[in-house]
Background:
Predicted 3D model of a 392-nucleotide RNA (Bacterial RNase P class A) from an Actinomycetota bacterium. Lineage of the source: Bacteria > Bacillati > Actinomycetota. Its Rfam family is "Bacterial RNase P class A". Rfam classes the family as a ribozyme. Its family is annotated with dimeric ribonuclease P complex, ribonuclease P activity and tRNA processing in the Gene Ontology.
RNA sequence: GGAGCCGGCCGGGCGGCCGCGGUCGGCCUUCGGGCCGGUCGAGGAAAGUCCGGACUCCGCAGGGCAGUGUGCUGGGUAACACCCAGGCGGGGGUGACCUCGCUAAGGCGCCACAGAGAGCAGACCGCCCGCGCGGGCGACCGCGCGAGCAAGGGUGAAACGGUGAGGUAAGAGCUCACCAGCGGAUCGGGUGACCGGUCCGGCUCGGCAAGCCCCACCCGGAGCAAGGCCAAGCAGGGAGCGUUCGAGGGCGGCCCGUCCGAGCUCCCGGGUAGGCCGCACGAGCUGCAUCCCUUCGGGGACGCGCCGGGGCGCCGUGAGGCGCUCAGAGAGAUGGCCGCCGCCGGCCCGACAGGGCCGGUACGGAAUCCGGCUUACAGGCCGACUCCUCCA
Numbered sequence: 001g002g003a004g005c006c007g008g009c010c011g012g013g014c015g016g017c018c019g020c021g022g023u024c025g026g027c028c029u030u031c032g033g034g035c036c037g038g039u040c041g042a043g044g045a046a047a048g049u050c051c052g053g054a055c056u057c058c059g060c061a062g063g064g065c066a067g068u069g070u071g072c073u074g075g076g077u078a079a080c081a082c083c084c085a086g087g088c089g090g091g092g093g094u095g096a097c098c099u100c101g102c103u104a105a106g107g108c109g110c111c112a113c114a115g116a117g118a119g120c121a122g123a124c125c126g127c128c129c130g131c132g133c134g135g136g137c138g139a140c141c142g143c144g145c146g147a148g149c150a151a152g153g154g155u156g157a158a159a160c161g162g163u164g165a166g167g168u169a170a171g172a173g174c175u176c177a178c179c180a181g182c183g184g185a186u187c188g189g190g191u192g193a194c195c196g197g198u199c200c201g202g203c204u205c206g207g208c209a210a211g212c213c214c215c216a217c218c219c220g221g222a223g224c225a226a227g228g229c230c231a232a233g234c235a236g237g238g239a240g241c242g243u244u245c246g247a248g249g250g251c252g253g254c255c256c257g258u259c260c261g262a263g264c265u266c267c268c269g270g271g272u273a274g275g276c277c278g279c280a281c282g283a284g285c286u287g288c289a290u291c292c293c294u295u296c297g298g299g300g301a302c303g304c305g306c307c308g309g310g311g312c313g314c315c316g317u318g319a320g321g322c323g324c325u326c327a328g329a330g331a332g333a334u335g336g337c338c339g340c341c342g343c344c345g346g347c348c349c350g351a352c353a354g355g356g357c358c359g360g361u362a363c364g365g366a367a368u369c370c371g372g373c374u375u376a377c378a379g380g381c382c383g384a385c386u387c388c389u390c391c392a
Base pairs, nucleotide, nucleotide: 001388002387003386004385006383007382008381009380010379012341013340014339015338016337017336018335020041021040022039023038024037025036026035027034028033043363047374048373050372051371052370053369054368055223056222057221058220067219069217070216071215072086073085074084075083076082087102088101089100090099091098092097106213107212108211109208110207111206119160124153125152126149127148129146130145131144132143133142134141135140161179162178163177164176165175166174180204181203182201183200184199185198186197187196188195189194227277228276229275230274236268237267238266239265240264241263248260249259250258251257281308282307284306285305287304288303290301291300292299293298309326310325311324312323313322314321315320342361343360344359345358346357347356348355349354
């Protein structure tokens, strides 16, 4: 210098104009709201809704069956199928590293096509021996029959350990040595999965468990449209007053007057529309800015700050410290345009430094909250490591 691999992080900035939602204050209001000012207002995934929890309501004596899920070990956690560390095995890469898997020597089932044979396997080609027939001078060859053989070939994803020696008619763990695996005994290490050693036994085929059963553990259901509170109108129940002894209503508020007039008023429970809560940390301090009130002492509201709390990250053996963060509605606001700067790419000018033009600047949008996983993403930053090449 190039290529790669793993982990962590960011994911535009400033200004102007127009606009949106919450909240506080002031003013106005036809009470529906409007205007002005302050202040706050999406993400690393807010997404998919795939796991796990908080919270809420319903259900629930206890036990069993059925059913779902999980499945190597240790730890973390509120919990998880998540995270961290580790064990064993398969695959890929020169390597850093990546990737897939893990109960089951408990029972059963299945293994397409090809192939003779896919199971306590198999004589298709082949090898060997005997007999018969034929050929050849002969060594021997061909055909048929009978018996033996799993060494070689061939099929297949997969064919019952591997190499060598002995053995044999030819062969074979048939026997032996070594290697690989499995089982048993035993010693050592490890919390454990498991690892290492010694001895014994010739004990020696795989795949599928997202095929069924079995084993161990776990599991009630619905979900913020959960759920709670308030409550028009209409309908229902009750009481009172009233119908020429005139309730009540209209004529701008009241009285008189006048007109119309049979209903009117109150209470009760359930509850629709609608509203409020759930719901966004604190009845904390009162230093600063703004606004309002004031008896001028002070008090209040929102924001910033401080303190305390929750969450996340980093540091520390630890007590602890530091940084960031805590928006919340109503079918749902956080946007648009312009300018400058930044970043990336292309082209051009230039000896260099640099400059000019054009294009791009992603994925995406909270809806009860939180921890994860997965998926999408222009461009970029930091750290550790690997391989190749060059220079000293």